[in-house]
RNA sequence: CCGUGCUAGGCGGGGAUGUAGCGGAGCCCUAUACCCGCAAUCCGCUCUAGCGGGGCUGAAUCCCCUCUUAAGGGACGCGGCCCCCGGGUCAGCGCGCCGGUCGCGGCGUCGAUGGCCGGGUCCCGCUCGAUGUCGGCCCGUGAACCAGGUCAGGUCCGGAAGGAAGCAGCCUUAAGCGGUCACCGGUAGGCGGUGCGGGGUCGCCCGACUGGAGCUUGCGACUGGUGAAUGCGUCCCGGGGACCGCCCUCGACGGAGGGUGCACGG
Numbered sequence: 001c002c003g004u005g006c007u008a009g010g011c012g013g014g015g016a017u018g019u020a021g022c023g024g025a026g027c028c029c030u031a032u033a034c035c036c037g038c039a040a041u042c043c044g045c046u047c048u049a050g051c052g053g054g055g056c057u058g059a060a061u062c063c064c065c066u067c068u069u070a071a072g073g074g075a076c077g078c079g080g081c082c083c084c085c086g087g088g089u090c091a092g093c094g095c096g097c098c099g100g101u102c103g104c105g106g107c108g109u110c111g112a113u114g115g116c117c118g119g120g121u122c123c124c125g126c127u128c129g130a131u132g133u134c135g136g137c138c139c140g141u142g143a144a145c146c147a148g149g150u151c152a153g154g155u156c157c158g159g160a161a162g163g164a165a166g167c168a169g170c171c172u173u174a175a176g177c178g179g180u181c182a183c184c185g186g187u188a189g190g191c192g193g194u195g196c197g198g199g200g201u202c203g204c205c206c207g208a209c210u211g212g213a214g215c216u217u218g219c220g221a222c223u224g225g226u227g228a229a230u231g232c233g234u235c236c237c238g239g240g241g242a243c244c245g246c247c248c249u250c251g252a253c254g255g256a257g258g259g260u261g262c263a264c265g266g
Stems, first nucleotide, its partner, number of pairs: 001266006009057003012030004020046005034054005063259006072250003077246004082241007090233001092232002095227010105216003114210002117207005122199005127193003131188006138179004147172004155164003
């Protein structure tokens, strides 16, 4: 050095959670990686730490160590960026109010703003009308006796002629009751008047006169002042969250280097 047969080892590893600690199911990363049984409020074990059974491989691509690379996970802190919540501040945008300028539109020489006069709108009184109500007028009804007229019968006085009072009936009427509301009168007021008188007249409306070119809270733009912290936003403070980077830590896959047997035969 070669061959045969074996053995240690290997046939996945890692992170977080959990645990006194280690490992197992599950989650995540890596990437492909024997099988069966056990188990998550659980199971096994005790310091390189799953247990039991079976299979394959086997001293090197494969096992072990060191260095390197670095997926991914974890923790404290710092920084960046974004978002959310709370408090405060500011009038930048937006909003409200008061103006200014300009443009468009509308009104205006069939006469604008303005000036002046009159009237209305407002108040008081009166008046007219309407309405309500009351009364009168009118109609109906309305008295056992205590209203009127006429009073049959009957009664009374009288010798008689005649006279008197008078019930019922009939007629009429008073108070009262009911109706009509056409007419007349009184009265009331959140009624009306192209009625009258007086007062008032800031504004608004109408009209006459004057005068001669403006008026416009219609729209838009720009702009000045002012108010409000409700919306957007600025700044400050506090809290929370996501992501990224730095530092620390664990670290799969990969890369490089090194290391590791036994027996027999040639």
Bacterial large signal recognition particle RNA from a soil metagenome, 266 nucleotides, folded computationally. The model forms 93% of the base pairs in the Rfam consensus. RNAcentral holds the sequence, with entries from MGnify. The prediction has a mean pLDDT of 76. Its Rfam family is "Bacterial large signal recognition particle RNA". About the family: The signal recognition particle (SRP) is a universally conserved ribonucleoprotein involved in the co-translational targeting of proteins to membranes.